[in-house]
RNA sequence: GUGUCUGUAGCUUAGUGGUAAAGUAUCUGGUUGUGAUCCAGAGGACUCGGAUUCGAUUUCCGACAGACACC
Numbered sequence: 001g002u003g004u005c006u007g008u009a010g011c012u013u014a015g016u017g018g019u020a021a022a023g024u025a026u027c028u029g030g031u032u033g034u035g036a037u038c039c040a041g042a043g044g045a046c047u048c049g050g051a052u053u054c055g056a057u058u059u060c061c062g063a064c065a066g067a068c069a070c071c
Stems, first nucleotide, its partner, number of pairs: 001070007010024004018054001026042005047063005
């Protein structure tokens, strides 16, 4: 340089155009003599810009970042 793939919560992953979900982690409360476990709850995210659409995490284009292959 060329091609392919990926980008969603602190981390690991779902989400086939219609209120963004779970596990784990963090915090609060309960349970316990204390802690762990367990139970209940809370906060926290769609890489950026544009296009299409009544409506975009999802479709299209570009940028950025990462991975792989070739040179």